[in-house]
RNA sequence: GCCAACGUAGCUCAGCUGGCAGAGCAACUGAUUCGUAAUCAGUAGGUCGGCGGUUCAAAUCCGCCCGUUGGCU
Numbered sequence: 001g002c003c004a005a006c007g008u009a010g011c012u013c014a015g016c017u018g019g020c021a022g023a024g025c026a027a028c029u030g031a032u033u034c035g036u037a038a039u040c041a042g043u044a045g046g047u048c049g050g051c052g053g054u055u056c057a058a059a060u061c062c063g064c065c066c067g068u069u070g071g072c073u
Stems, first nucleotide, its partner, number of pairs: 001072007010025004019056001027043005049065005
């Protein structure tokens, strides 16, 4: 330099067939307990990597850029 995959909650990831952004773990609150852990119930947490385009509507489709990983040279 070229090609491909990936980028979504603090972490690991799902959702990509365009139509309310989710799960598990972690955090916090409550119940239970003499207390802790475990268990149960609940709460909070997101510019969906960035900028544009298409569309009534974009995490999802298109373009460019940035980053990570792998391959080729």
The RNA shown here (transfer RNA) has 73 nucleotides and comes from Thermodesulfobium acidiphilum. It matches the Rfam family "tRNA". Rfam links the family to the GO term triplet codon-amino acid adaptor activity. The family's RNA type in Rfam is transfer RNA. Lineage of the source: Bacteria > Thermodesulfobiota > Thermodesulfobiales > Thermodesulfobiaceae > Thermodesulfobium. Its mean pLDDT, the model's own confidence on a scale to 100, is 81.